[in-house]
Context: one part of a larger RNA
RNA sequence: CGCGGGAGGUUUGAGGGGAGUGGACUCUAGUACGAGAGGACCGAGUCGAACGAACCUCUGGUGAACCGGUUGUUCCGCCAGGAGCAUAGCCGGGUAGCUAUGUUCGGAUCAGAUAAGCGCUGAAAGCAUAUAAGCGCGAAACUGACCCCAAGAUGAGACCUCAAUCCCGUGCAGGGUGAAGAGUCGUGGUAGACUACCACGUUGAUAGGCCGGGGGUGGAAGCACCGUAAGGUGUGAAGCUGACCGGUACUAAUCGCUCGGAAAU
Numbered sequence: 001c002g003c004g005g006g007a008g009g010u011u012u013g014a015g016g017g018g019a020g021u022g023g024a025c026u027c028u029a030g031u032a033c034g035a036g037a038g039g040a041c042c043g044a045g046u047c048g049a050a051c052g053a054a055c056c057u058c059u060g061g062u063g064a065a066c067c068g069g070u071u072g073u074u075c076c077g078c079c080a081g082g083a084g085c086a087u088a089g090c091c092g093g094g095u096a097g098c099u100a101u102g103u104u105c106g107g108a109u110c111a112g113a114u115a116a117g118c119g120c121u122g123a124a125a126g127c128a129u130a131u132a133a134g135c136g137c138g139a140a141a142c143u144g145a146c147c148c149c150a151a152g153a154u155g156a157g158a159c160c161u162c163a164a165u166c167c168c169g170u171g172c173a174g175g176g177u178g179a180a181g182a183g184u185c186g187u188g189g190u191a192g193a194c195u196a197c198c199a200c201g202u203u204g205a206u207a208g209g210c211c212g213g214g215g216g217u218g219g220a221a222g223c224a225c226c227g228u229a230a231g232g233u234g235u236g237a238a239g240c241u242g243a244c245c246g247g248u249a250c251u252a253a254u255c256g257c258u259c260g261g262a263a264a265u
Stems, first nucleotide, its partner, number of pairs: 001152001006162006015149004021049001023047005033038001051106005059100004066093005071086006110144003117137004166176003181259004185201005206252003209248005215241003222235005
C1' cells in the first nucleotide's frame, strides 16, 4: 500500500515445512524344518543406541549486584568493627535465570492408491492363460493420518462483536463537531539488537520500596563467661541475604495530546 465503508477479536486451510532410523534380549520354541550339526517365519513383550523437541523436579555446571573464610597493604584517630586495592586478591559454598552430561517425551498406528511380485474369474484361441472386459492382495517409497507455519491464497476467505453523529448553510459548495478504535507518553516483562510482541497505567499490584515467606550462607555485632594467649562457649538455627512466591498504593505509571473519520441501505 492492497484486501469495494471503519474497527476489535476468533478462525478455515489452498499451499509449505518438520518428522520418518537402527539394534540386542525374552517368550512362542530348542517348536516347524533337518540324518545331524544347526535352527526359523508369523506373533507378543522388554531393554536400550544415535537423533530430535521441550523442560529444570532430580544429578551437575555457571551464577563479577548473595553468604562465609583468609593474606598483604592503605584508610576510617586508636581497640574493636569495617571500607578500598591486589585477576572477582585468593579460597569454600550458592537462589533465580541460562544450561547438559540431567529429566520427560517423539519416530508409532491406521487408511487410500500403487511398484516388483502373487492371485480370482476369463475369452480372443471349445484347451490353456493373473488380462484383452472385470475383480483382489502386495513396500521404509507416494497421498492422508502426527507436529509447526499459513488468506499478499491479489482467488486477499469465514464467524462473532463494536460504533452507526449532530450543528450552521434553502440546497450545492463550504465550515464546525469528532463515534468505535488506534497511536503517542509512562511503569514493566517469562518479549526483545532496534522495532515488534505481551501486561499494566489510580475504576491500578506494572516496576521499585516495605512486610511476610521460600531458598542461600552457616552461627553476626555487642555483651557475659572460660583461657596467660591464640581462641572457645552462651545469648542464638544467630546475623546477613540478587533475580524466586505472595501481600501492601509508600514512590513512579499525572494531566493530556495526535490519528481516525462514523459508508451503503
Large-subunit ribosomal RNA, domain VI from Candidatus Tyrphobacter sp., 265 nucleotides, folded computationally. Its mean pLDDT, the model's own confidence on a scale to 100, is 88. Rfam family: Bacterial large subunit ribosomal RNA.